[in-house]
Context: one part of a larger RNA
RNA sequence: CACCGCCCGUCACACCAUGGGAGUGGGUUGCACCAGAAGUGGCUAGUCUAACCUCGGAGGACGGUCACCACGGUGUGAUUCAUGACUGGGGUGAAGUCGUAACAAGGUAGCCCUAGGGGAACCUGGGGCUGGAUCACCUCCUU
Repeated sequence: CACCGCCCGUCACACCAUGGGAGUGGGUUGCACCAGAAGUGGCUAGUCUAACCUCGGAGGACGGUCACCACGGUGUGAUUCAUGACUGGGGUGAAGUCGUAACAAGGUAGCCCUAGGGGAACCUGGGGCUGGAUCACCUCCUU
């Protein structure tokens, strides 16, 4: 660049992050139950047995059994990450579409609350405010 101004919303396009989402896949974790290797510990009437003793035992080994328990399994919760048809708005982007809501009395003054309505900005009703222009009047102040 100063009304040939400014400016609002829908729609269209591109990109970005994000909410919802039947779910799906993974991590961590709580609880209940199942199962339970090796090992350790308890018990032991079975088998074996050189060291010890009072010759019958003690002790030991093996076996049996019980407890603890890693891994694992089942069920059910919590939490977290990723992903998900579809869907909601948001942001950004010189020159797209539709209108023109606001800024001047912006051409119906505007704005706030509320209800209804509408492609969209918005429109209509009710209540409120002046942060409204203009005209007239009143009160007060100054000269």
Notes:
Small-subunit ribosomal RNA, 3' minor domain from Marinimicrobium koreense, 143 nucleotides, folded computationally. RNAcentral holds the full RNA, with entries from ENA and SILVA. Lineage of the source: Bacteria > Pseudomonadati > Gammaproteobacteria > Cellvibrionaceae > Marinimicrobium. The coordinates come from a structure-prediction model, not an experiment, and the mean pLDDT is 81. Its Rfam family is "Bacterial small subunit ribosomal RNA". Rfam links the family to the GO terms ribosome and structural constituent of ribosome.